[in-house]
Context: one part of a larger RNA
């Protein structure tokens, strides 16, 4: 000098940031990933109309017994209408958000390569969409179970599923030609054969579907170099090193397997052990270097613990599935449910780290043709002097050097123009009024916020550490090698500038000191 700090004393305001560094400890409750009815069958609310039934019973008539039957109300039916949505289906849940356990590694950084690769949505180009089929959830019904949920029967739709047709600049096989290169080879044109497509919806505007070729974006793989400590770790290695062939993968490869060979690494530190996510950066330093990896940005890894795959363009998937394990919960004891290292919150651990807040208004994301919906991403607000920055606690005047405190050689000296006094100002404060920008046509959580005007009002806002030397700043009383101080040197045993205390002084200031770390 610095800090994601903590502790002690103290604490006015504002702006901008930061805030579990420990137990990757275990977690109550809430929310954090949905959306599309313009894919589908169902469902069929409000409302409208029609005719009908019930109830009520006005005007009118009356022989006072009744007759009559408008309007209103209710009910079910039919026709429109189309809200809602459990299910099938599509897209998205591989992004966004968190953590740093593991990892000393092509993990990361940097520079190259892929003639060894993939890429949904998006953009451009070309071509196409023919004709059919059988199911299944839902619904209905029967049954089992405490529940979670499950089983049988009947029945139905699709942009769900399936076989057929058509198709090449696609794929595969065979044949022959040209060009290029960087070795395996690559590219172009070309002949024959085989194989593989599709889906419709609509408000008729459009939105989608299939195949192929480009692009964009995102990824995968390979290599050079760099990347902590221990030699009181010296030898290590059996798919191990290479080859042939096969399998597997989007793709190369011992990635896997069969066979063959016996290699490969190592004092230029292998192997083993310890520690650790890496970087841009951050702190320090004149630099070289040293330390560090909070926040912000990039990459990687992980998601109770261990393992495995499914779906998919993409996962071996934080809020998906399956199995083993530990733990917690429910149970009718037969069986089930769960995973906050998302946002908050309670517990525990700890010196120590915040609200179970508001809003989708903005930015961004998912779905949808759109309106919208969802979004603890994000935007904001709340708490904390945790940090940085700004600002205030008044300004001027005022010598009768008052009172009071302290010292004193008792003369005086000092706190001290400091106070009082008088004259002002109005930052913060307070009351009232007015009131943005952030939003393209509408739409503002923040928010009646920022800012402004007027009135009131010096009223309500200063502490902390130090004063022997280092090191700015000294005396008095007390204590008497005691009590104590101390970063180092060292102070204290009766005249202590070093303990403690009053007064005074010095430094910094809403902070000041201490501790810890670099």
């Nucleotide at each position: 000098g610095a800090c994601g700090a903590a502790c002690g004393c103290u604490g006015g305001c504002g702006g901008c940031g930061u805030g579990c560094u420990u137990a990757a400890c275990a977690c109550a409750u809430g929310c954090a990933a949905g959306u599309c009815g313009a894919a589908c069958g169902a469902u069929g609310a409000a409302g409208a109309a029609a005719a009908g039934a019930a109830c009520c019973g006005a005007a009118g008539c009356u022989u006072c017994g009744g007759c009559a039957g408008a309007a209103a109300u209710u009910c079910a039916u039919u026709u429109c209408g189309g809200a809602u949505u459990a299910g099938u289906g599509g897209c998205a849940g591989a992004c966004g958000g968190g953590u740093g356990a593991g990892u000393a590694a092509c993990g990361c950084g940097u520079g190259a390569g892929c003639a060894a690769c993939c890429u949904a949505c998006c953009u451009c180009u070309u071509a196409c969409a023919a004709a059919g089929g059988g199911a299944u959830a839902g619904c209905c019904u029967c049954g089992g179970g405490a529940a979670a949920c499950c089983g049988g029967g009947a029945u139905u739709a699709a942009u769900a599923c399936c076989a057929u047709a058509u198709a090449a600049c696609a794929u595969u096989g065979c044949g022959a030609c040209g060009a290029a290169g960087c070795a395996u080879u690559u590219c172009g044109a070309u002949g024959c054969a085989a194989u593989c497509a599709a889906a419709g919806c609509u408000a008729c505007c459009g939105c989608g579907g299939u195949a192929a070729g480009a692009g964009a974006u995102g990824g995968g793989c390979u290599c050079g170099c760099g990347u902590c400590c221990c030699a009181u770790u010296a030898a290590c290695c059996g798919g191990a090193u290479g080859g042939u062939g096969a399998g597997g993968u989007a793709a190369c490869g011992g990635c896997u397997c069969a066979c063959c060979a016996u290699a490969g690494u190592g004092a230029c530190g292998a192997u083993g052990g310890g520690u650790a996510a890496c970087c841009g950066g951050c702190c320090u330093g004149a630099g070289a270097g040293g330390g560090u990896g909070a926040a912000c940005g990039g990459u990687c890894c992980c998601a109770c613990u261990g393992g495995a795959a499914c779906u998919g363009a993409g996962a071996c998937a934080c809020g998906g599935c399956c199995c083993g394990g530990a733990c917690u919960c429910c149970u009718a004891c037969g069986g089930g449910a769960g995973g906050c290292a998302g946002c908050g919150u309670g517990g525990u651990g700890g010196a120590a780290u915040c609200u179970u807040g508001c809003a989708c208004a903005a930015u961004g994301g998912a779905u949808g043709g759109a309106a919208c919906u969802c979004u603890g991403a994000u935007g904001c607000a709340g708490c904390c002097a945790c940090g940085c920055c700004g600002u205030g606690u008044g300004a001027g005047u005022g010598g009768u050097g008052c009172a009071g405190g302290a010292a004193u050689u008792c003369g005086u000296c000092u706190c001290c123009u400091a106070g009082a006094u008088c004259u002002c100002u109005g930052c913060u404060c307070u009351a009232u009024g007015a009131g943005a920008a952030g939003a393209a046509g509408a739409g503002g959580a923040c928010u009646g916020u920022a800012c402004c005007a007027u009135g009131g009002g010096a009223g309500a806002c200063c502490g902390c550490u130090c004063c022997g030397g280092u090191u700015c700043a000294a005396u008095u009383g007390g204590c008497g090698u005691c009590a104590g101080c101390a970063g180092c040197c060292g102070c204290g045993g009766u005249a202590g500038u070093a303990c403690u205390u009053c007064c005074g002084g010095a430094g910094c200031g809403a902070g000041c000191g201490u501790u810890g770390u670099c």
Annotation: The part of an RNA shown here (small-subunit ribosomal RNA, 5' domain) has 518 nucleotides and comes from an uncultured bacterium.